[in-house]
RNA sequence: CACUCAUCAAGAGAGGUGGAGGGACCGGCCCGCAGAUACCUCGGCAACCGCGCAAGAGCGCCGGUGCCAAAUCCGGCAGAACCGUGAUCGGGAUUCUGGAAGAUGAGAG
Numbered sequence: 001c002a003c004u005c006a007u008c009a010a011g012a013g014a015g016g017u018g019g020a021g022g023g024a025c026c027g028g029c030c031c032g033c034a035g036a037u038a039c040c041u042c043g044g045c046a047a048c049c050g051c052g053c054a055a056g057a058g059c060g061c062c063g064g065u066g067c068c069a070a071a072u073c074c075g076g077c078a079g080a081a082c083c084g085u086g087a088u089c090g091g092g093a094u095u096c097u098g099g100a101a102g103a104u105g106a107g108a109g
Stems, first nucleotide, its partner, number of pairs: 001109001003107006013042005021031003025076004043068003048064002050061004072101001077098005082091003
């Protein structure tokens, strides 16, 4: 880097370094000099893998990861509901379904 499978509305912050953008991309909307994003330390959440226990649902843990603003922050593409039109078709506010993209884990290249 591309592939397969699973999950993504729950949950979980203090201190320090540093000093301008950040939330993957685009649009929106937010966060940020009252110091964000990032990094470090400590803490926590969770339960994918591992280990142990259990008939099992599960439970526990020195472990390997992950995560700790906002639903993956919302939308992006298609369809349905809806509105307009005689119809083809068009519209865009809202809701729903599926997808795309992304993230994380496990596996196999």